A computed fold for a 74-nucleotide RNA from a Gammaproteobacteria bacterium, annotated as transfer RNA. The coordinates come from a structure-prediction model, not an experiment, and the mean pLDDT is 82. NCBI's taxonomy places the organism under Bacteria, Pseudomonadati, Pseudomonadota, Gammaproteobacteria.
[in-house]
RNA sequence: CGGGGCGUAGCGCAGUCUGGUAGCGCACCACACUGGGGGUGUGGUGGUCGCUGGUUCAAAUCCAGCCGUCCCGA
Repeated sequence: CGGGGCGUAGCGCAGUCUGGUAGCGCACCACACUGGGGGUGUGGUGGUCGCUGGUUCAAAUCCAGCCGUCCCGA
């Protein structure tokens, strides 16, 4: 310098192909069961979807540029 993968909640990931209410597990909070812990059950909190711009009635999703990280090539 060129090519490719990945970036979504505290952690691990799905959702992107085919634009239309942002989800799952763990964790966390409250309550119940228990003498307590643990465990189980019920309910709940938590997201500028890496950044900026564009297209669109509508963007995590499409387009352009950039950043971070990993891999391959030179």